Source information:
Predicted 3D model of a 96-nucleotide RNA (Bacterial small signal recognition particle RNA) from an uncultured bacterium. Its mean pLDDT, the model's own confidence on a scale to 100, is 82. It matches the Rfam family "Bacterial small signal recognition particle RNA". Rfam classes the family as a non-coding RNA gene. It was read from a public genome assembly, where an Rfam model found it.
[in-house]
RNA sequence: CAGAUCGCUGGAUGCGGCGGAGGCCGGCGAACCUGGUCAGGGGGGAAACCCAGCAGCCAUAAGCUGUAUCUUCCGGGUGUGUCCAGCGAUCUGUAC
Numbered sequence: 001c002a003g004a005u006c007g008c009u010g011g012a013u014g015c016g017g018c019g020g021a022g023g024c025c026g027g028c029g030a031a032c033c034u035g036g037u038c039a040g041g042g043g044g045g046a047a048a049c050c051c052a053g054c055a056g057c058c059a060u061a062a063g064c065u066g067u068a069u070c071u072u073c074c075g076g077g078u079g080u081g082u083c084c085a086g087c088g089a090u091c092u093g094u095a096c
Stems, first nucleotide, its partner, number of pairs: 001093016018075006025066004034059004042051003
């Protein structure tokens, strides 16, 4: 100096794991400024009927809450595989 093996460190990347935040699922959820149906009452009409529409009921929005699985994103003093780089050790060969 070159090669091989092993170890350590750093970087990249793949997979898994952990943590966090969303999505999906369920529940709750609007006096009025969401929707549907609209008792009562109101209005129009000779009438038949029609109109707007409060409460109630139903469904939901924002939001709150619950939670196994699945899924997305983020994070690292997480576990490993591969590659690259650096350092160290051992062995072999060559040269001085």